[in-house]
């Protein structure tokens, strides 16, 4: 340089966000199973489990052209008996090849097994090719058969006869073996040669008249193919296996083998493997390949193919060229069969089959026609080797289940907003075509060789070709998200679903069904395993301050890494060229089966591993050589560095002695304590120990831990400066070894304060704590042990590189003083130099962020430690150290989907800081205690109807329960219905008035009487509409449920000042800013300022009423003057009036608008003038985004359930009014600031026709008669406001106080006062003398006290609610407190937000693992005993046989290792809606926490000692900014 190939996310931790960081899931595979389904075909493929056990039948024989022998058939010839030959065969033997392939299984096996690579100069090979000599001559033999014996049997022995290509001997000897000498050649072990000696073969068959020809025999040498046998790389996990080996390591020598060699024996050294993991344990046949993945790797080793090992389990050798031999032999041992019980037989991990196991894998088939293998010259046998068919969607490939047409769309299902949609051209139909089936007919190749014929399992199979007919062919998952693709119904935290996150407690797109929709297909899903996503073990390609993770610190072995220069070599590196790196698979490519898969063809490839050649730049080795790392030397300074002696004052404490009296101590307040035997205090004396005030600091010194009074010896190291000396000597450092606070432990001391333990005293529901009083180990010393800490910078240790500034530390001058500090100004190349540690902001860049920032957590390089989700657990078990505590090392069962971090908005703090509100505090007046009234709870009841429960329920809905309301109970009725709208059908003097009689409590039911209709239309016409009625089916009706399905309404925080956006900006993000500071406001109210600018919703205003003055108006309201009548009266009445009151429209007034102060000249606050009225003039109306799943399906609305001769309707009567009691809100009161008579005054506002009612008579009164007036400024309730005032009287007492409660008598409404009304009037006179703890209103016309109206109503339970008016006060220093808000800021483990989260024991229940007296196995070895055949030595002996030795399988026997199962029983640990004690932790968490240690307690944990900040609040100190 060119070219090819090639990488994808998502779901869950949180209110919400970035990071860490698990879990899941999407793809791909599979010898695969299991569920539901199922038309065809072609190629694969098919016990993965018990290397468990096996009925039957089969898988290795074959040669007469090696040999005798015994027979069968033909022929021919002789022929008395019977024979002979020829041919074709058949059977057992002798021999000869094969049987050591092929076929099968993976149990061992962690190593020369494998695999790639090299050697064999340390080997061997039958049959085969190639060459080279040769095959004379002898000879005992023996099976087979026949005779005989034992035995069931299997079989075995004896005897007598035969052959060979069986066996023996002599001969010959190119060649071979071995000895000797010798040459070459090789580092060397050795090899190739010459030459001499010695030694060793052999068989024939067959054709053919012969020659000869073929097949064979024997010797060598070769070639090929095949085996052995070595090297060197590679090759699983585990250190909780660390030391292992006595044939072990080597020699010498001998034996052995084809061969090297401890392979074996003997004899001699004592060696040899191990941290680069020996030895043990555990698993596992190994490549080529397969999956899978971008790679790099990770997993696996069916199917084929090479190699290895194995044939029931163990050992063992024979034959042979090859075996320690699957279907051959001996012995043992187990199983299994057979037996006559003496004895025998047997081995499917061959191919079918079968039994068992199991989730799970076939036919007891057909052929040797191909293709191979053996045996034959050969024809030709044998092959379960192969070749093919059966069976199995088990997998890959293919093909088909029909095309075209056909409606604004059929029936059927489903949905619906009832209009209609979807299924859906889909179906019927109509027309086509025949892949496929299914039937007739044809009909292959695969065949190639042999002298020649002849031979097709598969098969009448593929193909062809002819007719029939849409005919014979579609399931299966799945629809919340991830992740295509939804609706109805059913069910109700139930059944159930689920990879994850999760659904499901009456409207479930997630459970079941249906219908639609997605997606794949003759399969589709589910499970299970492997890769992958996963950069979640990171070489490619991660981290270690707070998430997991830097050892407590050093000093140093190996070991990794390592300064300039020069040469050299060439191991690494690079480049080239050669050999291999089987085929087969992978990939490019040809070709054939119709395509495909699937089989071919050709090429590259195979990243390796060896060899030769070349380069020399880096590394490295090796010489030389330097001097900038590193060390030395030499000098003078500087530290609480470190050991040891020795002094030295102050204070605590104890002892004596004096002085002196009643207390002292102690705490939030308190007690134990001490103290009249004299404390405490004071003063002098003395003892002893232990620590060292000030200095003193951001300080110094050391590796770390740690070191602090003062001198003196002893010693260690750093740093400076000379630039004088070595010359890479250096840096990291596993394991190693030192050193390590505190506590603790052992021994001897010592003991003065402190204090774990314990004692008492408080404190408390309790107080094994926190406060006190005491007090013992221990705190101190010596010497030996422990060895851990938040042993923290939570930060390993070197080395370099990266931008600017300061302040400490040194001088110098001014100023300046008395002389100094201060304070300014110079100076870092200049006399004043250099350097160390060390604080705090900070540019770059790094970070998830917080932060770090030349002392890096920034850029790099080197070495070493760790880390891989949360819990279990820093635990068990097992080692190793320890006296013990205990340390170090370290698991795994189970179990959770999150733990974590940073940092954001909120909520919250017994966290700060400012504000505010009748919040408190100053006051004023109730409530709580009595009586009633009323409301609710409880209880009771047939029924006491429902709602509403902390502030935000309780005189609330309800602003009027005798009936009725009425929604509840009992009874009696009644069913298209009390009410609304259609519809069928049928009826009638129908609808409609008005009335009468029986039943009956009524509703109601029965039976009458009189009158009597509407439209068309004149006429009630037998027609038609309307309208009644009865039957019927749509339906009505439900104060039934659900307010947690909902609408509208309304509470409450709160009339508190807030809550938000749009555009910029910053921040990875969530979000921040805007709004946050400084002032001020009643306000997020205004000003100033500021990365902000501006806008909305509230805030103020604008609306209403009231306070003041005008303009208009002037009845029914008004009467000041005048004028006129009349009255005992200035009494009344008319006339007028428009002045006043008033009424009610509209206007004016109030703006901080003027003046002086304060303040940043600003907002604004103070104060004053003026004014009816001053800083919002009073009150109301008005109520932000939200908040409480607040309240109300019973006000009304409504979704969905529900009930339909009842849960509708309709009626009587009864309940809602019930009573031991509880709470909650009211009235009266308890009295003289009164009660009671008697006089005198003065309002506002409101109602009135089914009404309000005057006057006037009546009655004690309630009331009653009566009726003018008035739809109302005119009348009337209403002659009257009541508290006031003015007189009288009572005189502190349960009264002339208070007025329940009772009795009798009335009045009034109303069908109806019994349950269950109200008022009068007469008599009765409870309780109660001002109310515990504790709580509530109220800040001016307010509180308190007075009394009027009204609404709703027939009456009334009003003492209640809602207006209106009279009389009319006190007090607020101030915000410490309490309570509620609002703004900032801080801590958080809380977000359902502190009524939060959570922690430990006990108590239930399930579940894994350990422990455990044991008790039962299995594996491997160890000593010992015993000890089978074969074989091997030895002896006897000599075809053969006995006898012995050694050694070895199997057994046994003993003691221990490893494992593995069980197990009383105790201990811990996980896990589980609603157990029980506490409340330790998070906020200062109510005693900051937290670590190590040591001691206590039901627990959590609590105290001693030393550490830590990962502690809040305040004060102090420095340091930078800034004013």
């Nucleotide at each position: 340089u060119u070219u090819u190939a090639a990488g994808a996310g998502a779901g869950u931790u949180u209110g919400a966000u970035c990071c860490u960081g698990g879990c899941u899931c999407a793809g791909g595979a599979u010898g695969a199973a299991c569920g539901c389904u199922g038309g065809c075909g072609a190629u694969g493929u098919g016990u993965c489990u018990a290397a468990g056990g096996c009925a039957u039948g089969c898988a290795a024989g074959u040669c007469g052209a090696a040999c005798g022998c015994a027979u069968u058939g033909u022929g021919u010839c002789a022929a008395u008996c019977u024979g002979a030959c020829a041919c074709a065969g058949u059977g057992a033997g002798u021999g000869g090849c094969a049987a050591a392939c092929g076929g099968g299984a993976g149990a061992g096996u962690a190593a020369c097994a494998u695999a790639u690579u090299a050697g064999u100069a340390a080997u061997c090979u039958a049959c085969c090719g190639g060459a080279a000599a040769g095959a004379g001559g002898a000879g005992c033999a023996u099976a087979a058969c026949c005779c005989g014996u034992c035995g069931a049997a299997a079989g075995a022995c004896g005897g007598a006869c035969u052959a060979a290509u069986a066996c023996u001997c002599c001969a010959u000897g190119u060649u071979c073996u071995c000895c000797a000498a010798u040459u070459u050649c090789g580092c060397a072990a050795g090899a190739a040669g010459u030459u001499g000696g010695a030694g060793c073969a052999a068989a024939g068959g067959u054709c053919g008249u012969a020659a000869g020809g073929c097949c064979g025999c024997u010797u060598u040498c070769u070639g090929a193919g095949g085996a052995g046998c070595u090297u060197a790389u590679a090759u699983c996990c585990u250190a909780u296996c660390a030391g292992g080996u006595a044939g072990u390591u080597g020699g010498u020598a001998a034996g052995g083998u084809a061969a090297u060699g401890g392979c074996u024996u003997a004899c001699c050294a004592a060696g040899c493997c191990u941290a680069u993991g020996a030895c043990g344990g555990g698993u596992a046949g190994c490549a080529g390949g397969u999956g899978u993945g971008a790679g790099a790797g990770c997993a696996c080793g069916a199917c084929c193919u090479g190699c290895c090992u194995c044939a029931u389990u163990g050992a063992u050798a024979c034959u042979g060229a090859g075996a320690u031999a699957c279907u051959g032999a001996u012995c043992a041992a187990u199983c299994u069969c057979c037996u006559a019980c003496g004895g025998g037989a047997g081995g499917c991990u061959g191919c079918a089959g079968u039994c068992a196991a199991g989730g799970a894998u076939c036919u007891u088939u057909c052929u040797c026609a191909a293709u191979g293998g053996c045996c034959g010259a050969a024809a030709g046998g044998c092959u379960g080797a192969a070749g093919g068919a059966g069976c199995g969607a088990c997998a890959u490939c293919g093909c088909g289940u029909g095309c075209a047409g056909g409606a604004a769309g059929a029936a059927g299902c489903u949905c619906u907003u009832c209009g209609g949609a979807g299924u859906g051209u889909a179906a019927a139909c109509u027309g086509c075509u025949u892949u496929u089936u299914u039937a007739g007919g044809g009909g292959a190749a695969a065949a190639a060789u042999u002298u020649u014929u002849g031979u097709g399992a598969u098969u009448g199979u593929a193909c062809c070709u002819u007719a029939a007919g849409a005919a014979u062919a579609a399931g299966c998952c799945g629809c919340u998200g991830c992740a295509a693709a939804u609706c109805u119904c059913g069910u109700g935290c139930c059944a159930g679903c689920a990879g994850c996150c999760g659904c499901g407690g009456u409207a479930a797109u997630a459970c079941g069904a249906g219908a639609g929709c997605g997606g794949c297909a003759a399969g589709c899903g589910u499970u299970a395993u492997c890769c992958g996503g996963a950069u979640u073990u990171a070489c490619u390609g991660g981290g270690c301050g707070u998430a997991a993770a830097g050892a407590g610190u050093g000093u140093g072995u190996a070991g990794g890494c390592g300064g300039u220069u020069u040469a050299a070599u060439a191991a690494g590196u690079u480049u080239u060229c050669g050999g291999u790196u089987a085929a087969a698979g992978a990939c490019c490519u040809u070709u054939g089966c119709u395509c495909a898969a699937c089989a071919u063809u050709g090429g590259g490839a195979c990243u390796g591993c060896c060899g030769g050649a070349a380069a020399a730049a880096c590394u490295a080795u090796u010489a030389a050589a330097c001097u900038a790392g590193a060390g030395g030397c030499u000098g003078g300074g500087a530290g609480a560095g470190g050991c040891a002696a020795g002094u030295g004052g102050a204070a605590u404490u104890g002892c004596c002695g004096g002085u002196g009296u009643a207390g002292g101590g102690g705490u939030a307040a308190a007690a134990u304590c001490c103290g009249u035997u004299g404390a405490u205090a004071u003063c002098g004396g003395u003892a002893g120990g232990a620590a060292c005030a000030c200095c003193a600091a951001a300080u110094g010194c050391g590796a770390a831990g740690g070191c602090a009074a003062c001198u003196u010896g002893c010693u260690a190291g750093a740093a400076c400066a000379g630039c004088c000396c070595u010359g890479a000597c250096g840096c990291u450092g596993a394991g190693a070894c030192a050193c390590g606070a505190a506590a603790g432990c052992g021994u001897g001391g010592g003991g003065a304060u402190c204090a774990a333990a314990a004692a008492g005293g408080a404190u408390u529901a309790g107080a094994u704590a926190c406060c006190c009083u005491u007090g013992u180990a221990g705190u101190c010393c010596a010497c030996g042990c422990c060895c851990u800490a938040a042993a923290c910078u939570a930060u390993g240790g070197a080395u370099g590189c990266u931008g600017a500034a300061u302040a400490u530390u040194g001088g110098a001058a001014g100023u300046g003083u008395c002389g100094a500090c201060c304070c300014u100004u110079c100076c870092a190349a200049u006399g004043u130099u250099g350097u160390u540690g060390u604080a705090a902001a900070a540019a770059a860049g790094c970070u998830a962020a917080c932060g770090c920032g030349u002392u890096a957590a920034g850029c790099a390089u080197c070495c070493c430690g760790c880390c891989u989700g949360g819990g279990g657990a820093g635990u068990a078990c097992g080692g190793u150290c320890g006296c013990a505590a205990g340390a170090c090392u370290a698991a795994a069962a189970c179990u959770c989907a999150a733990a974590g971090g940073a940092a954001u908005a909120g909520a919250c703090g017994g966290g700060g800081a400012c504000c505010c509100g009748c919040a408190c505090a100053a006051g004023c007046g109730g409530u709580g205690g009595a009586u009633u009234a009323u409301g609710u709870g409880g209880u009771u009841c047939a029924a006491u109807u429902c709602g509403a429960c902390a502030a935000c329920a309780a005189a609330c809905g309800a602003g009027a329960a005798a009936c009725c309301u009425u929604a509840c109970c009992a009874g009696g009725g009644u069913u298209u219905g009390a009410c609304a709208u259609a519809c069928u059908a049928g009826a009638a003097g129908u609808a409609u008035u008005c009335u009468g009689a029986c039943g009956g409590a009524a509703a109601c039911g029965u039976c009458g009487g009189a009158a009597g209709a509407c439209c068309g239309u004149a006429a009630a016409a037998u027609c038609g509409g309307a309208g009644u009625c009865u039957a019927g089916a749509a339906c009505a009706g439900g104060u039934g449920c659900u307010g947690c399905a909902u609408g509208g309404u309304c509470g409450u925080c709160g009339u508190c000042a807030g809550c938000u956006c749009g555009u910029g900006u910053c921040g990875u993000g969530a979000g921040a800013u805007g709004u946050a500071c400084c002032g001020u406001u009643a306000a997020g109210u205004c000003g100033g300022g500021a990365a902000a600018c501006g806008a909305g919703c509230g805030c103020a205003a604008c609306c209403c009423u009231u306070g003041c003055u005008g303009u208009u108006a002037g009845u029914u309201a008004c009467u000041a003057a005048a004028c006129u009548c009349u009255u005992u009266a200035u009494u009344g009445a008319g006339c007028a009036g428009a002045a006043c009151c008033c009424u009610a429209a509209c206007a004016g007034g109030a703006c901080u608008g003027c003046c002086g102060g304060u303040g940043a000249u600003g907002a604004a606050c103070c104060g004053g003038a003026g004014g009816a009225a001053g800083g919002c003039g009073a009150g109301g109306a008005u109520g932000a985004c939200g908040u409480c799943a607040g309240a109300u399906c019973a006000g009304c609305a409504u979704g969905g359930c529900c009930c339909u001769u009842a849960u509708g309707c309709c009626c009587u009567g009864g309940g809602c009014u019930a009573c031991a009691c509880a709470c909650a809100u009211a009235a009266u009161a308890c009295a003289a600031u009164g009660g009671c008579c008697g006089g005198u005054a003065c309002a506002a506002a409101g109602g009135g026709a089914a009404g309000c009612a005057a006057a006037g008579c009546c009655g004690u009164a309630a009331g009653g008669c009566g009726a003018a007036g008035c739809a109302a400024a005119u009348c009337c309730c209403a002659u009257u406001a009541a508290a006031a005032c003015c007189g009288g009287u009572c005189u502190c007492a349960g009264u002339u106080c208070g007025g329940a409660u009772u009795g009798a008598g009335g009045u009034c409404u109303g069908c109806a006062a019994c349950u269950c009304g109200a008022c009068c009037u007469c008599a009765u006179g409870a309780a109660g003398c001002u109310g515990g703890a504790a709580u509530c209103g109220c800040u001016a016309g307010u509180a308190a006290c007075c009394g009027u109206a009204u609404a709703u109503c027939a009456g009334c339970u009003a003492u209640g609610g809602u207006a209106c008016g009279g009389u009319g006060a006190a007090u607020a220093c101030g915000u410490u407190c309490u309570c509620g808000g609002g703004u900032c800021u801080u801590g958080u483990a809380c977000u359902c937000a502190c009524c939060g989260c959570c922690c430990g024991u006990c108590a239930a229940g399930c579940c894994a693992a350990g422990a455990g007296a044991g008790c039962c196995g299995a594996u491997a070895g160890u000593a010992c005993c015993c000890g089978a055949a074969a074989g091997c030595c030895c002896a006897u002996g000599u075809u053969c046989a006995u006898g012995g030795g050694a050694a070895u399988a199997a057994g046994g026997u003993a003691a221990g290792a490893u494992u593995g199962g069980u197990a009383a029983u105790a201990a811990g640990g996980g896990c589980u809606a609603a157990g029980u004690c506490g409340u330790a932790a998070c906020a200062a968490g109510g005693c900051a926490u937290c670590c190590g240690u040591a001691g206590g307690g039901g627990a959590a944990c609590c105290u001693g000692c030393g550490g830590a900040u990962g502690g809040a609040a305040c004060a102090c100190c420095u340091c930078a900014u800034u004013u």
Molecule: small-subunit ribosomal RNA
Organism: Patescibacteria group bacterium